[in-house]
The RNA shown here (small-subunit ribosomal RNA) has 1537 nucleotides and comes from a metagenome.
RNA sequence: AGAGUUUGAUCCUGGCUCAGAACGAACGCUGGCGGCGUGGAUUAGGCAUGCAAGUCGAACGAGAAGCUUUAAAUUGAAGCUUCGGCUGAUUUUUAAAGUGGAAAGUGGCGAAAGGGUGAGUAAUACAUGAGUAAUUUACCUUUAAACGGGGGAUAACUUCGAGAAAUCGUAGCUAAUACCGCAUAAGACCACAGUAACAUAAGUUACAGCGGUUAAAGGAGGCCUCUACUUGUAAGCCUUCGUUUUUAGAGAAGCUCAUGUCCUAUUAGUUUGUUGGUGAGGUAAUGGCUCACCAAGGCGAUGAUGGGUAGCCGGCCUGAGAGGGUGUCCGGCCACACUGGGACUGAGACACUGCCCAGACUCCUACGGGAGGCUGCAGUCGAGAAUCUUUCGCAAUGGACGAAAGUCUGACGAAGCGACGCCGCGUGAGCGAUGACGGCCUUCGGGUUGUAAAGCUCUGUCACGAGGGAAGAAAUGUAUAUUGGUUAAUACCCUUUAUAUUUGACGGUACCUCGAGAGGAAGCCCCGGCUAACUCCGUGCCAGCAGCCGCGGUAAUACGGAGGGGGCAAGCGUUGUUCGGAUUUACUGGGCGUAAAGGGCGUGUAGGUGGUUUUUUAAGUUGGAUGUGAAAUCCCUCGGCUCAACCGAGGAAUUGCAUUCAAUACUGAAAGACUAUAGUGUGAAAGGGGAAAGCGGAAUUUCUGGUGUAGCGGUGAAAUGCGUAGAUAUCAGAAGGAACGCCAGUGGCGAAAGCGGCUUUCUGGUUUAACACUGACACUGAGGCGCGAAAGCUAGGGGAGCGAACGGGAUUAGAUACCCCGGUAGUCCUAGCCGUAAACGAUGAACACUAGGUGUAGGGGGCCAUAAACCUUCUGUGCCGAAGCUAACGCAUUAAGUGUUCCGUCUGGGGAGUACGAUCGCAAGGUUGAAACUCAAAGGAGUUGACGGGGACCCGCACAAGCGGUGGAGCAUGUGGUUUAAUUCGAAGCAACGCGAAGAACCUUACCAGGACUUGACAUGUUUUUGACAGCUCAUGAAAGUGAGUCUUCCCUUCGGGGACAAUUACACAGGUGUUGCAUGGCUGUCGUCAGCUCGUGUCGUGAGAUGUUGGGUUAAGUCCCGCAACGAGCGCAACCCUCGCCUUUAGUUACCAGCAAGUAAUGUUGGGCACUCUAGAGGGACUGCCAGUGAUAAACUGGAGGAAGGUGGGGAUGACGUCAAGUCGUCACGGCCCUUACGUCCUGGGCUACACACGUGCUACAAUGGCUAGCACAAAGGGAUACCAAGCCGCGAGGUGGAGUAAAACUCAAAAAGCUAGUCUCAGUUCGGAUUGGAGUCUGAAAUUCGACUCCAUGAAGUUGGAAUCGCUAGUAAUUGCAGAUCAGCCACGCUGCAGUGAAUACGUUCCCGGGUCUUGUACACACCGCCCGUCAAGCCACCCGAGUUGAGUGCACCCGAAGUCGCUGUCUUAACCAUUUAUUUGGGGAGAGGCGCCGAAGGUGUGUUUGGUAAGGGGGACUAAGUCGUAACAAGGUA
Repeated sequence: AGAGUUUGAUCCUGGCUCAGAACGAACGCUGGCGGCGUGGAUUAGGCAUGCAAGUCGAACGAGAAGCUUUAAAUUGAAGCUUCGGCUGAUUUUUAAAGUGGAAAGUGGCGAAAGGGUGAGUAAUACAUGAGUAAUUUACCUUUAAACGGGGGAUAACUUCGAGAAAUCGUAGCUAAUACCGCAUAAGACCACAGUAACAUAAGUUACAGCGGUUAAAGGAGGCCUCUACUUGUAAGCCUUCGUUUUUAGAGAAGCUCAUGUCCUAUUAGUUUGUUGGUGAGGUAAUGGCUCACCAAGGCGAUGAUGGGUAGCCGGCCUGAGAGGGUGUCCGGCCACACUGGGACUGAGACACUGCCCAGACUCCUACGGGAGGCUGCAGUCGAGAAUCUUUCGCAAUGGACGAAAGUCUGACGAAGCGACGCCGCGUGAGCGAUGACGGCCUUCGGGUUGUAAAGCUCUGUCACGAGGGAAGAAAUGUAUAUUGGUUAAUACCCUUUAUAUUUGACGGUACCUCGAGAGGAAGCCCCGGCUAACUCCGUGCCAGCAGCCGCGGUAAUACGGAGGGGGCAAGCGUUGUUCGGAUUUACUGGGCGUAAAGGGCGUGUAGGUGGUUUUUUAAGUUGGAUGUGAAAUCCCUCGGCUCAACCGAGGAAUUGCAUUCAAUACUGAAAGACUAUAGUGUGAAAGGGGAAAGCGGAAUUUCUGGUGUAGCGGUGAAAUGCGUAGAUAUCAGAAGGAACGCCAGUGGCGAAAGCGGCUUUCUGGUUUAACACUGACACUGAGGCGCGAAAGCUAGGGGAGCGAACGGGAUUAGAUACCCCGGUAGUCCUAGCCGUAAACGAUGAACACUAGGUGUAGGGGGCCAUAAACCUUCUGUGCCGAAGCUAACGCAUUAAGUGUUCCGUCUGGGGAGUACGAUCGCAAGGUUGAAACUCAAAGGAGUUGACGGGGACCCGCACAAGCGGUGGAGCAUGUGGUUUAAUUCGAAGCAACGCGAAGAACCUUACCAGGACUUGACAUGUUUUUGACAGCUCAUGAAAGUGAGUCUUCCCUUCGGGGACAAUUACACAGGUGUUGCAUGGCUGUCGUCAGCUCGUGUCGUGAGAUGUUGGGUUAAGUCCCGCAACGAGCGCAACCCUCGCCUUUAGUUACCAGCAAGUAAUGUUGGGCACUCUAGAGGGACUGCCAGUGAUAAACUGGAGGAAGGUGGGGAUGACGUCAAGUCGUCACGGCCCUUACGUCCUGGGCUACACACGUGCUACAAUGGCUAGCACAAAGGGAUACCAAGCCGCGAGGUGGAGUAAAACUCAAAAAGCUAGUCUCAGUUCGGAUUGGAGUCUGAAAUUCGACUCCAUGAAGUUGGAAUCGCUAGUAAUUGCAGAUCAGCCACGCUGCAGUGAAUACGUUCCCGGGUCUUGUACACACCGCCCGUCAAGCCACCCGAGUUGAGUGCACCCGAAGUCGCUGUCUUAACCAUUUAUUUGGGGAGAGGCGCCGAAGGUGUGUUUGGUAAGGGGGACUAAGUCGUAACAAGGUA
């Protein structure tokens, strides 16, 4: 950084797809180790169990168990004993004191933090920046001042009671740092008036003054200096913690403001406490926060209101950036805690593990009533593609409480599970070529796997075993010593330092050492292009692959397997998502003539933009400074884990916001001035500009009358129609409606739509000339408003012509069309609606600038004579062109150029301008305007072809002009079809069909039936055995074959043997007319003997391509000439080659014979000759060379001369680049596949010869230009040894016999026939015609039945010139006549290939048919018109719309009911503290409370709207789907543009 994909190729537009990075991922295959991270994204679904918030006895009462001591009682081991008892361990109980502190309680602090989640929320949120002069703040720090003196209760506890339980009630006792008065008041607060400062909107702050209001609690340790008793104790003192008031702070919180913050207008209006004011209430505090009254405001196209979606941010991912996406982990903020509502407590909550109420759900229950809330950590179920252990520890960090020890802490620290991610390491290293075996491929030679392995020599990471073994620990506390402070004090307490001691979940972990041993450790994806990497086998449009293009129908680098290779690697792929590539929403950084896209046109509101100049200002703009932009992250540097990931430190950055100080060019704002924009006034000018009224002539039609008679009319041709009831035609008159000829013009006017006879009235705009005036008044223009062709609609008129619908006639396969005859709405007018068009210049408006040339319309100026022309200028309207632009076409002062301003509009094709909704309309419909689904294209411009029922030019037996045929008959032959055991196979429009086949009775032969063989009928090699083989005879058999017999060895030799040949055995292999001509070679056909097809260099074009090769002439020809951005060249054309035609020369045998000679009945018969003919070699000749004319003076053409031949002299051979996947695997060759006792081979017989029929090619005829009979004449070219065969003889004949001659200019086939001469037939199915059939023969051949040819006799069919249609031929040609040859035993040959004889007619010409060439044009074709392609119907499938309804969810309004609770009122009932009173305990007051009432009020209910889903009989169109039906609408003039 790009690539693939639209086309035959090209450029462009434009979509789709890929390569990259990333992820809280999932799935498939695989899986060694470690570190660091990370892990319920779905059901804010439900939850068993355990734990997650307690702590303080140094606030308080009470105080269990236990322990210690003392006393008393009891027990009584053991000892002593005077036996009376004593001492007395021990047991138990009681009491007291001390210690101890469980469980519960009062009280304090905490529980509002920490932890979780993202449901709600589009702004009461969040981010950034301000404000609070409108505020609060427990614990902590700090300033200042205090802590006096009293009182009454209550829980725990005890008693009684209710209840299943939860729990509750009655009576009684008691404490406090619990509760309540009083005193005091530095300060605080309130009120008043004052000064100063600040600020300004009220105001705030400071100071001093006066008046008023308001506090408190004690606990612990120690001491005896003072005081009291006087002992060591507290009421005293000291210390400390706590308490109260207060100052300041820190941190935290509340409130307010500005800016930013998703989609939707198919949501356009919304709001009634709503907006503001006054007053009051309420709050920590401002405020409609609440209430009363007053006013009628507030918000909104700069998007209110509504709907949908969503926690926001630092950041994270991506990107060059700008952006886009995202908000998991970590951090900040917010919201929530089963759902909804509510308050209480408190510094702080309307409170996750608090309370009350309502609801749903779960659990307990004795049925009366109760209990609960994992979105804390683990864990469980469910749903899901999917997300972990019911672990260890408070050792560290942090938090709560405590004076502290300490307790608590699922925060946290750790471990566990998961390749989920990132990072690191390993799975060994070196040497090792007989390049081993095996695998795979193979051209069979080899190549590759591959130094890979084996083998040898080493190493030892990780894992494993053994041993050692950190750091994380710092504190706190305790003990001893010590410093300082306080004090009366060496005490206590606080504090400094030193020493000792105490604490580790992880974990015996990291790490280190040793041991052993290459031992335990590699997979996944891909290999057609994009995209690195290729072969074989299998499969055969099947199975399958595929991200896009696409692959697969028998040789698949694309499917599956294998070998090999490529990539990454403990992972690799797939799927999903995001950004990128995509400049494919374009701010950076796009467009709108034709690709998607300029509104139909104007007017004008908001908005945007705006001429010259001066001054001021400083909003934008620019610069500096300050504050902020949390930390983490990113980046840089350094450092710590062996490295890295990871972590730490410092820096930079955080592009932003705010404040402030400056600058003033530009923009803005304010004030002033100007005239170049714009406008007004004056003169002049042109015009189908508009509206209304009136008038006019021509024409059509109708009516009346006249003349007049049989047709008219219409068409490609007709018919319907009109007409003898008098049409058409013609004359005169009348009526009526509509439109205005010529002028008339890429001429005029208008904003567009549009406007055309003439006159008048009213009226809009434009242009020009010269001055004067106003002084930016301007441009554009979302909405709005107006105008707006045709058709259409409403109402009323009108209606001549034309004319949808409709009727009829034609055409046609059909013809609901095109053509014809009619004809209603409509077209016209008035009034109103509709509001659209290819409303187009497919080009929005305005302004400025940027070469020209040439027309035209209107006006002015100059010159001039007032003409004409010329010069010039302004305004319009055309054409051509430079630069420039454009994908190209093209545009080009009337821009699509260069710029500025504003508006409209586009973002792949289809679905679709459709659906739904809204809105406008009487309706028809208009405007606005999607989605699902589907395709990989759709499209623009140009290029080369091909094609056209497009054009121009040219050629060809292409037509025409002619001659003769085919198609009809019979026969021959080939084909199709049918039949058959088989009728072998191929060839299929021209370009298959008398073709392969230049010879099917057997053979051929490939087909069928039957009989046989299996190394084979044939080749090579190896091997076993044998000896000839062959030939001959016999048996059997249809034959092949089988069996037997007979006969019998060859060469060399070192004698062992070897070789040749043959048989036999076994194995490699043979063999195949089996398949694929769409795997091929070779060969061939065809366009076409048409004149074309290309290349190099140059030039033009972005390119495909063009030029050359086009043009003007000319030619048979791209043949030649000229011109030309082309110049040259190649393959074709032509020529060179063969043959025929003329001449010369050479040579004359078998040919020839002029002259000479000889001979014969006759003949080149003989001598001789080479002159001629001829033969066959070599040459010559013809070249537009010569003349004339035409033509550009050229090429050339026309005519002529000469010449045997004249313009390529006739004919042949020769076939460019290519096309048809044309034909041939059955001539041959050959790849692959297939068969191998058969798809091979041999044999006999049959078949290829069948026969209702259809077609092609021929032959013979239909007759007199003829048939028959007789006679006579003239060729060329060929063949001949298994051959041609003469003469002679026989036979009517086919033929037989015969044997001369001939390997051929010698002999022979061999007779040429038509023709000519004469005769006959006389127009008939014949003396035409010869099929068919019968009989008799001949020849070939083993063989003639299926199935040969020929001869003779007899028979004597169809056929009397052939429908539609169609073929050949332009001169020695057609036509006609015979001859020869190949193949071949013979022949179905009438075929084919050649040869000669006789020998015409016609061509005006290129309109038409066919084919071809060149140029041009159109194209939606490129498999190229046998192309492409449209719509209905039928079938399948998919999504959608409507839909009687039905069923959910959300929400508005109205009303009902009204829980808890705050607030208010009441309070006759109850009531400890305070006051008064009485005096003995009451009473009254103040205050509080239960209860009651009221406002509000959640859930619920009723009614009525609205929004949005699901589902539905049926209806509707749409998309898609190898080979369905009907037509042929479009693309060419697409056959009616």